[in-house]
Context: one part of a larger RNA
RNA sequence: CGUUAGAAUAUUGAGAGGAGCCUUCUUUAGUACGAGAGGACCGAGAAGGACAUACCUAUGGUGUACCAGUUAUCGUGCCAACGGUAAACGCUGGGUAGCUAAGUAUGGAGUGGAUAACCGCUGAAAGCAUCUAAGUGGGAAGCCCACCUCAAGAUGAGUAUUCUCAUCACGAAAGUGAGUAAGGUCACGGUAAGACUAACCGUUUAAUAGGCAUCAAGUGUAAGUAUAGUAAUAUAUGUGCUGAGAUGUGCUAACAGACCGAGGA
Numbered sequence: 001c002g003u004u005a006g007a008a009u010a011u012u013g014a015g016a017g018g019a020g021c022c023u024u025c026u027u028u029a030g031u032a033c034g035a036g037a038g039g040a041c042c043g044a045g046a047a048g049g050a051c052a053u054a055c056c057u058a059u060g061g062u063g064u065a066c067c068a069g070u071u072a073u074c075g076u077g078c079c080a081a082c083g084g085u086a087a088a089c090g091c092u093g094g095g096u097a098g099c100u101a102a103g104u105a106u107g108g109a110g111u112g113g114a115u116a117a118c119c120g121c122u123g124a125a126a127g128c129a130u131c132u133a134a135g136u137g138g139g140a141a142g143c144c145c146a147c148c149u150c151a152a153g154a155u156g157a158g159u160a161u162u163c164u165c166a167u168c169a170c171g172a173a174a175g176u177g178a179g180u181a182a183g184g185u186c187a188c189g190g191u192a193a194g195a196c197u198a199a200c201c202g203u204u205u206a207a208u209a210g211g212c213a214u215c216a217a218g219u220g221u222a223a224g225u226a227u228a229g230u231a232a233u234a235u236a237u238g239u240g241c242u243g244a245g246a247u248g249u250g251c252u253a254a255c256a257g258a259c260c261g262a263g264g265a
Base pairs, nucleotide, nucleotide: 001153005164006163007162008161009160010159011158015150016149017148018147021049022048023047024046025045026044027043033038051107052106053105054104055103059101060100061099062098066094067093068092069091070090071086072085073084074083075082076081112144113143118138119137120136121135165264167178168177169176170175183260184259185258186257187203188202189201190200191199208253209252210251211249212248213247214246215245217242218241219240224237225236226235227234228233
């Protein structure tokens, strides 16, 4: 921009894409078959591999400054206690959320249809024979459907429901312009959404983000003081600190607003 007024929500599915896999074991059954050796079809059940999709409860990884330990050196006048730097975390031990696999869950199912090679039935031409000429049955991981995803720009532009209503100016009319309705966009606070855009949520009639409180979770028992020891240190008391998590709470900020948008061939 179109979809013949303007919108919101929900849909149909023309069409397109994806998936489709494989192995082993048990049983049927040491049965059918076979002199024996050997050894099934069909059917039932179980386990697994690779692949795909989703997820993070558990198992782990990461988690660049969340906690602790520690070396060298510089600094805060000194002790103690801390801070900076050590290749973009000095090193080491852990680790929430998020992300993630090696982890967890699920999937290929089932049922049809038309067929290929091939196997048939009936059956003439050709008194026989012949699956074929008329007619007709079976038959594949393949084809069509079925399963999953997208999908009306499917210009063939579909369908349903709901909402908005026939304003003003100019004009003879067609129409042009303006302000609006439903609705939308911007703006503002944001997100399990994200490069930007988009999508989604919220905007005081409010828990949207931050802060704060409590809790979870992480680290691992802070500082200070006391005691023991020459001391390093140990013990006692006492935990302290904390990013993303949960709940709550208007403390801070979502203020102030602006714009677009029908009048129906």

Background
The prediction has a mean pLDDT of 87. The part of an RNA shown here (large-subunit ribosomal RNA, domain VI) has 265 nucleotides and comes from a marine metagenome.